The RNA shown here (transfer RNA) has 72 nucleotides and comes from Choricystis parasitica.
Rfam family: tRNA. By type it is a transfer RNA. Gene Ontology term of the family: triplet codon-amino acid adaptor activity.
RNA sequence: GCCUUCUUAACUCAGUGGUAGAGUAUUUGCAUGGUAAGCAAAAGGUCGCCGGUUCAAAUCCGGUAGAGGGCU
Numbered sequence: 001g002c003c004u005u006c007u008u009a010a011c012u013c014a015g016u017g018g019u020a021g022a023g024u025a026u027u028u029g030c031a032u033g034g035u036a037a038g039c040a041a042a043a044g045g046u047c048g049c050c051g052g053u054u055c056a057a058a059u060c061c062g063g064u065a066g067a068g069g070g071c072u
Base pairs, nucleotide, nucleotide: 001071002070003069004068005067006066007065010024011023012022013021018055026042027041028040029039030038048064049063050062051061052060
């Protein structure tokens, strides 16, 4: 220098054009003589960033930043 994969909640990850989700963690409640486990609920996201396509983009396209892998 070239090719390629990844970036989504505090953490680990789903989500391949039509209202952003799960598990764990956190908070509250239930339950227990009490604690843990268990059950229910809540809070937490400008989907790395910028731009484009589209009625509509986490998703498609271009650029860019960071991380991993490969080639020369």